[in-house]
RNA sequence: GGGCCCGUAGCUCAGCCUGGUUAGAGCGCAUCCCUGAUAAGGAUGAGGUCGCUGGUUCGAAUCCAGCCGGGCCCA
Numbered sequence: 001g002g003g004c005c006c007g008u009a010g011c012u013c014a015g016c017c018u019g020g021u022u023a024g025a026g027c028g029c030a031u032c033c034c035u036g037a038u039a040a041g042g043a044u045g046a047g048g049u050c051g052c053u054g055g056u057u058c059g060a061a062u063c064c065a066g067c068c069g070g071g072c073c074c075a
Base pairs, nucleotide, nucleotide: 001074002073003072004071005070006069007068010027011026012025013024020058029045030044031043032042033041051067052066053065054064055063
């Protein structure tokens, strides 16, 4: 330098192909319940620039382009 894959909650990921209801799950975290007290269990809740910029569209996490970061392969 070229090709491919990945980037969504604190962590691990789904959703993207086929655009449209309030953006989700598990773990973790907070509060409460339970217990003599923990662990476990139950309830509720907080937590997100969907990597960034631009484009297409009535509408973009999702489609297109460029860029940034990470990984693999080729040279």
Source information:
Transfer RNA from an Actinomycetota bacterium, 75 nucleotides, folded computationally. The coordinates come from a structure-prediction model, not an experiment, and the mean pLDDT is 84. Rfam family: tRNA. Gene Ontology term of the family: triplet codon-amino acid adaptor activity. It is annotated as a transfer RNA.